[in-house]
Context: one part of a larger RNA
C1' cells in the first nucleotide's frame, strides 16, 4: 500500500449490485424438497341425460263400520280403523350415453436438477491425440413392417393371523403387463471367396452357403368404394383417413465407456519395492480393450530422471498481488472428479452399483403387548452442540429451465422475488449564498491580546432525501377462442403449420418512476499528532499509573502517560487483530 466468505472495539441516514455455516463430513424435532399419464388397462365412487322396471306420500271413489249424540228404540247422524279401484309420481335398481374423482396394474421420469469436499497423489484434474477396442433411452433423417393365438396377476371379494409394520390361504378379472409361434428389407453368427486399408489380431465395400431372432396399440373424423345390418332415409368396422405411440435397421446429434503423451505438493531423519507380481497360451467375464478373473508356462517388472513408503490436498477455468518474473488462494459463477449415518453387494434400467430405492453387517435415535419394527437435512428453511464468527422454520411456480401428458394442465424449496447482517462495493445526503462590534462561551496568554472564527446569531434561497397525498409503466411471450392461406387427404369432415382478430395468465406490487405539499425540516463519528508520518499547547502523574509497529516515552516544566482546548486524517463508517502478496 493492495487485498479478504472476515472477526472485535466505538459509531451509524438512504439506495442499487452483489455476498452470507470458513469450525464438528457433529446430531436433528417440524414442515416441504418428484412426479405425471383415465387418450394404455380393469375396477369403484360420482355428476347428468335417455330407457326398462319398482311404484311411497297424497288426492277422488267405492266397501268396511269402532266410538260418541240424538232416538218414537225400529233407526238416524258423525264417521276412527281395515281395504279396493283410479290417478299420482317419491324412492330404488338395471341398461347405455355422459362428467369429475382416485387407490391398483401399466408407461415415461426418479442416474436430471440441488448439496458438500470426507477421502482420494490417482489417467482425479487440465491440455491434445486414439478407439480397425465400445455403449447410447428421449429427438433429427431414410428404408421396410405391425400375421396369428395363449396363461396368469395386482387391485377386489371371502378368510386366517399380529400390538404394530405387515404377512398367508381361496375364489376371480383387465391391459401399450407377460409368453409362443409366423414374417424377414436391413440385422446378428459361423463357413468360404474378391476388392482395398490398416497397430497386418482386423476395418470398409461386395458375392455365396448355412443358421438365428421383432412388433402395441390409443384417440379424432368419415362413409368415397368394400364389408355387415337396414324401415332403403341411414347406421356401422373389420373398411378408409389424420395424428400420436411400437418393432426391426441405416446415418445423424448429443451424451457417456475404456486408453496414451505432457503438465502442477513436501519429505531420502523413507532405498530398495513386488507373486495376479511381469509377460505368455487357453478357458471366462464386459458394450468394450486389458491379470478384469481362472488354470498352466515363463521370470520377469518397477527404481537415484526417486520407485517404495510418510504427510498433506479435491483438480481446474479463475481470483488477489506484484512492472515483470513469480509467489499466494481456489469463497460466490461455470466444468470435470468423489461423497450421500459407517463399512460391503447387486438388482432394475440406455444410463446407477442410485442423497430423500433395495439387502446384509455396525454405530445412534424413536415405538413396543418384548414376540418384534421404524429411520438417516453433506436438500430449502430451522434446532442443539462447538466456536472468535455466517441468516427467514416467508410468497409464488408471473418468468427462465426442467419431468409428464395430444393438450389443458399438475408437480418443481431448481429458479424468480423478500426478510435479515455496514459483511463488501458503487452511488447520494446530512444543507447553498450572504454574514464582522470578529459578539458569547471554551483554551490560552508576556494580560496588550491570540484563538475556536464566517464558525454561530441575523437575513436571502433550495427540497435531493425522510414523511405524506395523487398517478403509474415493464417484466406476457404464451395459452384458449373464432377466421383465413397452405399441407396430408375421397373430403367441404378432422388434424398439422402459417397468420389475422378477440379475450386471459404477475408472486414480487400499487414495486421502479412521475407529480405536489409543508419545513433546514428526518440524518456524523472514528483515529491520530515524538521521529517513521499529515497534526501542538495546558494541567494532573512523578520509573507510579500507564503507552508501544520499530526506534524508544515515564525517576517534578513529558508535544510520547490520562484529561482538556486546538489540529490533521478519513468519513456512514474509523480504527484494532488475523492471514497473502
Nucleotide at each position: 500500500g493492495a487485498g479478504u466468505g472476515a472477526a472485535c472495539g466505538c459509531u451509524g441516514g438512504c439506495g442499487g449490485c452483489g455476498u452470507g455455516g470458513a469450525u464438528u463430513a457433529g446430531g436433528c424435532a417440524u414442515g416441504c424438497a418428484a412426479g405425471u399419464c383415465g387418450a394404455g388397462c380393469g375396477a369403484u365412487u360420482u355428476u347428468a341425460a335417455u330407457u326398462a322396471a319398482u311404484g311411497a306420500a297424497g288426492u277422488a271413489a267405492g266397501u268396511u263400520g269402532a266410538u260418541a249424540u240424538c232416538u218414537u228404540c225400529g233407526g238416524a247422524u258423525c264417521g276412527a280403523u281395515a281395504u279396493u279401484u283410479a290417478u299420482g309420481g317419491a324412492u330404488u335398481u338395471a341398461a347405455u350415453u355422459u362428467u369429475a374423482a382416485u387407490a391398483g396394474c401399466g408407461g415415461c421420469a426418479a442416474a436430471c436438477g440441488g448439496g458438500u469436499g470426507a477421502g482420494g497423489a490417482a489417467c482425479a484434474c487440465g491440455u491434445g491425440g486414439g478407439u480397425a477396442a465400445c455403449u447410447u433411452g428421449c429427438c433429427u433423417u431414410g428404408a421396410g413392417g405391425a400375421g396369428a393365438g395363449g396363461g396368469a396377476u395386482a387391485g377386489u371379494c371371502c378368510g386366517u393371523u399380529g400390538a404394530a409394520a405387515g404377512a398367508c390361504g381361496g375364489a376371480g378379472u383387465a391391459a401399450u403387463a407377460c409368453c409362443u409361434c409366423a414374417u424377414g428389407u436391413g440385422c446378428c453368427c459361423u463357413u468360404a471367396g474378391u476388392a482395398u486399408c490398416a497397430u497386418a489380431a482386423g476395418g470398409u465395400a461386395u458375392u455365396a452357403a448355412g443358421g438365428g431372432g421383432a412388433a402395441a396399440g390409443g384417440u379424432g373424423g368419415c362413409c368415397u368404394a368394400u364389408g355387415c345390418c337396414u324401415u332403403c332415409g341411414g347406421g356401422u368396422a373389420u373398411g378408409c383417413u389424420a395424428u400420436c405411440a411400437c418393432c426391426u435397421u441405416a446415418a445423424g446429434a448429443g451424451a457417456g465407456g475404456c486408453u496414451c503423451g505432457c503438465g502442477g505438493c513436501u519429505u531420502a531423519u523413507c532405498a530398495g519395492g513386488u507373486a495376479g507380481u511381469u509377460g505368455g497360451u487357453a478357458g471366462g467375464g464386459u458394450a468394450a480393450u486389458g491379470g478384469c478373473u481362472u488354470a498352466c508356462c515363463a521370470a520377469g517388472c518397477c527404481u537415484a530422471a526417486g520407485a517404495c513408503g510418510a504427510g498433506u490436498a479435491g483438480c481446474u477455468g479463475u481470483c488477489c498481488u506484484g512492472a515483470g518474473a513469480g509467489g499466494g488462494a481456489u469463497a460466490u459463477c461455470a466444468g470435470c472428479c468423489a461423497c450421500a449415518c459407517c463399512g460391503g453387494g447387486a438388482c432394475u434400467g440406455a444410463g446407477a452399483c442410485a442423497c430423500u430405492g433395495c439387502c446384509c453387517g455396525g454405530a445412534c435415535u424413536c415405538c413396543u403387548a418384548c414376540g418384534g419394527g421404524a429411520g438417516g437435512c453433506u436438500g430449502c428453511a430451522g434446532u442443539c452442540g462447538a466456536g472468535a464468527a455466517u441468516c427467514u422454520u416467508u410468497u409464488c411456480c408471473a418468468a427462465u429451465g426442467g419431468g409428464c401428458g395430444a393438450a389443458a394442465g399438475c408437480c418443481u424449496g431448481a429458479g424468480a422475488a423478500u426478510g435479515c447482517g455496514a459483511c463488501g462495493u458503487c452511488g447520494c445526503g446530512u444543507g447553498g449564498g450572504g454574514g464582522a462590534u470578529g459578539a458569547c462561551u471554551g483554551u490560552u496568554u508576556u494580560c496588550g491580546g491570540a484563538u475556536u472564527g464566517u464558525a454561530a446569531a441575523c437575513c436571502c434561497c433550495u427540497u435531493u432525501u425522510a414523511u405524506c397525498a395523487g398517478g403509474g409503466a415493464g417484466g406476457a411471450a404464451a395459452g384458449c377462442u373464432a377466421g383465413a392461406g397452405a399441407g396430408u387427404g375421397a373430403a367441404u369432415a378432422a388434424u398439422u403449420c402459417u397468420u389475422u382478430a378477440g379475450u386471459u395468465u404477475g408472486a414480487c406490487u400499487g414495486u421502479a418512476c412521475c407529480u405536489g405539499a409543508g419545513g433546514a425540516a428526518u440524518a456524523a463519528g472514528c483515529c491520530a499528532c515524538g521521529g517513521c508520518u499529515a497534526a501542538c499547547u495546558c494541567c494532573g502523574u512523578g520509573c507510579c499509573a500507564g503507552c508501544a509497529g520499530c526506534c524508544g516515552c515515564g525517576g517534578u516544566a513529558a508535544u510520547a502517560c490520562g484529561g482538556a482546548g486546538g489540529u490533521g486524517g478519513c468519513a456512514a463508517g474509523c480504527g484494532u487483530u488475523a492471514c497473502u502478496c
Source information: Predicted 3D model of a 581-nucleotide part of an RNA (small-subunit ribosomal RNA, 5' domain) from a Candidatus Omnitrophota bacterium. Lineage of the source: Bacteria > Pseudomonadati > Candidatus Omnitrophota. The coordinates come from a structure-prediction model, not an experiment, and the mean pLDDT is 83.